A computed fold for a 118-nucleotide RNA from a Verrucomicrobiota bacterium, annotated as SAM riboswitch aptamer (S box leader). Lineage of the source: Bacteria > Pseudomonadati > Verrucomicrobiota. Of the family's consensus pairs, 91% are formed in the model. The prediction has a mean pLDDT of 78.
[in-house]
RNA sequence: GUCUCAUUCAGAGUGGUGGAGGGAUUUGGCCCGAUGAAACCACGGCAACCGGCAGGAGCGCAUUUCCAGCGACCAGGUGCCAAUUCCAUCUCGAGCAGUGCUCGGGAAAAAAUGAGAA
Numbered sequence: 001g002u003c004u005c006a007u008u009c010a011g012a013g014u015g016g017u018g019g020a021g022g023g024a025u026u027u028g029g030c031c032c033g034a035u036g037a038a039a040c041c042a043c044g045g046c047a048a049c050c051g052g053c054a055g056g057a058g059c060g061c062a063u064u065u066c067c068a069g070c071g072a073c074c075a076g077g078u079g080c081c082a083a084u085u086c087c088a089u090c091u092c093g094a095g096c097a098g099u100g101c102u103c104g105g106g107a108a109a110a111a112a113u114g115a116g117a118a
Stems, first nucleotide, its partner, number of pairs: 002117007013043005021032003027088003044081003048078003051074002055067003085110001089107008
């Protein structure tokens, strides 16, 4: 790199170096950025998968309460720490309006991440 499966509306910061871009890609929007982008480093955090583990939290004591085996808790391996995967393709419904726009639902494609396989 290829294939298969699962998940993707929640969550998660400070400092340093750096010095203009970034939000995956085509396109069109829209946003973030000199009040400092990308990238890198240090510490910190979040909890999707793998892993560990039946316990975990609160209370001075007792009593009792809450969460939890379709998983609370741990944070070891990856990953992640603006906006729904930022929105847009197709389809269904509603509204407004005229060949579209807005809102809500569903599906697909692609992408990202994890696990496994050859």